[in-house]
C1' cells in the first nucleotide's frame, strides 16, 4: 500500500520552534503574520485494543488516536415537499476519506 469489520452530531489547548499557506480531492465557505499548517514539550479528551473487577455493566489509562467549524458544507443515487427546465429544501442510502482492530 490493498482487504475485512466497527465508528465518525459528543468531547478536549497552552508554551516553545519555524515562517506561509491550511481545512484529503473539485466547487463553496472558512481559517491564518494577533503566526495558522507542521515539529517539540507539557496538559487534556475519548475509550478501539489492553489490564482489572468471575460475565452484564463498570474501573484504570499501558499501545494507538484526537484536541476550529457534523468528516466545515455539497459532490453520486432514491424518496418526499416546493418551484417549473432542471433548481431549492429535507430525509435515507452510497461513494470518498480518517481512525482503530484484525487477517493475508
Nucleotide at each position: 500500500g490493498g482487504c475485512u469489520u466497527a465508528u465518525c452530531a459528543a468531547g478536549a489547548g497552552u508554551g516553545g520552534g519555524c515562517g506561509a499557506g491550511a481545512g484529503a480531492c473539485g466547487g463553496g465557505c472558512u481559517u491564518g503574520a494577533u503566526g495558522a499548517c507542521c515539529c517539540c514539550a507539557c496538559a487534556g479528551c475519548a475509550a478501539c485494543c489492553u489490564g482489572c473487577c468471575g460475565c452484564c455493566g463498570g474501573c484504570a489509562a499501558g499501545g494507538u488516536g484526537c484536541u476550529a467549524a457534523c468528516a466545515c458544507c455539497c459532490g453520486c443515487a432514491a424518496a418526499g415537499c416546493g418551484g417549473u427546465c432542471u433548481c431549492g429544501c429535507u430525509u435515507u442510502g452510497g461513494a470518498u476519506g480518517a481512525u482503530a482492530a484484525g487477517a493475508a